[in-house]
RNA sequence: CGCUGCUCAGAGCAAACCCAUCGAAAGGUGGGGACGCAGAGCGCCGGGGCUAUCGCGGGAGAAUCCUCCUGCCAUGCCGGCCGGGCCGCCAGC
Repeated sequence: CGCUGCUCAGAGCAAACCCAUCGAAAGGUGGGGACGCAGAGCGCCGGGGCUAUCGCGGGAGAAUCCUCCUGCCAUGCCGGCCGGGCCGCCAGC
RNA backbone atom coordinates (compact mmCIF):
# COMPACT_ATOMS: atom_id res chain seq x y z
C1' C A 1 0.00 0.00 0.00
C1' G A 2 -3.78 -3.65 -1.33
C1' C A 3 -7.41 -7.35 -0.04
C1' U A 4 -10.42 -9.63 3.71
C1' G A 5 -13.58 -9.38 8.38
C1' C A 6 -12.44 -16.00 10.88
C1' U A 7 -9.95 -14.21 15.63
C1' C A 8 -8.18 -10.06 19.51
C1' A A 9 -8.34 -4.94 22.01
C1' G A 10 -10.27 -0.30 23.13
C1' A A 11 -14.01 2.62 21.75
C1' G A 12 -18.51 4.16 18.74
C1' C A 13 -23.59 4.16 16.83
C1' A A 14 -28.62 2.75 18.28
C1' A A 15 -34.18 -0.43 15.29
C1' A A 16 -38.96 -1.30 17.38
C1' C A 17 -41.40 0.80 21.45
C1' C A 18 -42.32 4.79 25.38
C1' C A 19 -42.06 10.12 27.02
C1' A A 20 -41.26 15.30 25.67
C1' U A 21 -40.98 18.67 21.67
C1' C A 22 -41.06 20.80 16.37
C1' G A 23 -43.85 19.82 11.77
C1' A A 24 -49.87 19.80 7.65
C1' A A 25 -47.59 15.13 6.85
C1' A A 26 -43.46 12.25 5.76
C1' G A 27 -40.16 12.93 9.32
C1' G A 28 -36.61 15.61 12.77
C1' U A 29 -34.54 16.72 17.73
C1' G A 30 -33.78 15.48 23.16
C1' G A 31 -34.34 11.56 27.03
C1' G A 32 -35.19 6.36 28.03
C1' G A 33 -34.43 1.72 25.42
C1' A A 34 -31.26 -2.18 22.36
C1' C A 35 -32.99 -5.10 17.20
C1' G A 36 -28.90 -4.82 15.01
C1' C A 37 -24.22 -2.34 12.63
C1' A A 38 -16.72 -2.96 10.65
C1' G A 39 -17.95 2.28 8.36
C1' A A 40 -25.33 2.17 11.27
C1' G A 41 -18.75 7.89 10.02
C1' C A 42 -19.59 12.22 6.28
C1' G A 43 -23.92 13.37 3.17
C1' C A 44 -20.47 15.49 -2.08
C1' C A 45 -22.80 12.70 -6.74
C1' G A 46 -26.38 9.19 -9.17
C1' G A 47 -30.58 6.09 -8.42
C1' G A 48 -34.71 4.47 -5.28
C1' G A 49 -38.46 5.34 -1.58
C1' C A 50 -41.99 8.43 1.72
C1' U A 51 -45.19 12.65 2.39
C1' A A 52 -48.53 16.62 -0.10
C1' U A 53 -49.18 22.48 3.51
C1' C A 54 -49.11 25.44 -0.95
C1' G A 55 -50.11 25.05 -6.19
C1' C A 56 -52.60 22.87 -10.59
C1' G A 57 -56.78 19.67 -12.51
C1' G A 58 -61.70 17.22 -11.64
C1' G A 59 -66.30 16.72 -8.69
C1' A A 60 -70.12 18.08 -4.85
C1' G A 61 -72.38 21.63 -1.68
C1' A A 62 -73.00 26.57 -0.62
C1' A A 63 -73.38 31.23 -2.68
C1' U A 64 -69.29 35.70 -5.07
C1' C A 65 -64.21 35.40 -1.38
C1' C A 66 -66.01 29.59 1.46
C1' U A 67 -66.35 24.21 2.77
C1' C A 68 -65.79 19.08 1.56
C1' C A 69 -64.13 14.87 -1.61
C1' U A 70 -60.54 13.37 -5.17
C1' G A 71 -56.05 13.00 -8.89
C1' C A 72 -51.18 15.05 -9.84
C1' C A 73 -46.85 17.74 -8.26
C1' A A 74 -41.08 18.55 -4.10
C1' U A 75 -39.62 23.22 -3.24
C1' G A 76 -40.33 19.04 2.25
C1' C A 77 -38.09 14.41 3.96
C1' C A 78 -35.41 9.14 4.37
C1' G A 79 -27.95 7.63 4.67
C1' G A 80 -30.54 1.76 9.44
C1' C A 81 -32.84 1.39 0.72
C1' C A 82 -28.70 0.69 -3.26
C1' G A 83 -24.24 2.24 -5.90
C1' G A 84 -20.07 5.78 -6.39
C1' G A 85 -16.82 9.35 -3.66
C1' C A 86 -14.10 11.21 0.86
C1' C A 87 -12.13 10.22 5.80
C1' G A 88 -11.19 6.37 9.52
C1' C A 89 -10.21 1.86 14.36
C1' C A 90 -8.30 -3.10 15.22
C1' A A 91 -6.82 -7.79 13.43
C1' G A 92 -5.49 -11.45 9.64
C1' C A 93 -3.23 -12.34 4.91
The RNA shown here (c-di-GMP-I riboswitch aptamer) has 93 nucleotides and comes from a Gemmatimonadota bacterium. Its mean pLDDT, the model's own confidence on a scale to 100, is 83. The organism belongs to Gemmatimonadota, within Bacteria. It matches the Rfam family "c-di-GMP-I riboswitch aptamer". Rfam links the family to the GO term cyclic-di-GMP binding.